[in-house]
RNA sequence: UGCUUAUCCAGAGUGGCGGAGGGAAUGGCCCUGUGAAACCACAGCAACCGAUCCUGCAAAUGCAGGAUGACUAGGUGCUAACUCCAUCAAGGUUUUUUAGUUUAAGCCUUGAAAGAUAAGAU
Numbered sequence: 001u002g003c004u005u006a007u008c009c010a011g012a013g014u015g016g017c018g019g020a021g022g023g024a025a026u027g028g029c030c031c032u033g034u035g036a037a038a039c040c041a042c043a044g045c046a047a048c049c050g051a052u053c054c055u056g057c058a059a060a061u062g063c064a065g066g067a068u069g070a071c072u073a074g075g076u077g078c079u080a081a082c083u084c085c086a087u088c089a090a091g092g093u094u095u096u097u098u099a100g101u102u103u104a105a106g107c108c109u110u111g112a113a114a115g116a117u118a119a120g121a122u
Base pairs, nucleotide, nucleotide: 003120004119005118006117007116008115013042014041015040016039021031022030023029026086027085028084043079044078045077048075049074050071051068052067053066054065055064056063057062083114087112088111089110090109091108092107093106094105095104
């Protein structure tokens, strides 16, 4: 770098340092000298992995589901806006327009793509 699986409408910020960018990419729309990114400290959120407990199945100590966040510095991650919004396909619906589901715009649902995070394999 790529692969597999799961999740993505919830949640959670202060200080220091720094000095102009940031929100993946493109467009939009935002954040930002009332101080961006990066880095550091402390705090917090969450429950993917670990941990502890419960239930069921199983029979060699595993599998599935649930609960907790007290875990001896637990491992990662995260702490503006739904993954900030969009793109593609199918279906539904409203308005407009038309001879005509013909045209255009909006909204909703489902799926896919892209991305992020975790766990695993390599």
Molecule: SAM riboswitch aptamer (S box leader)
Organism: Deltaproteobacteria bacterium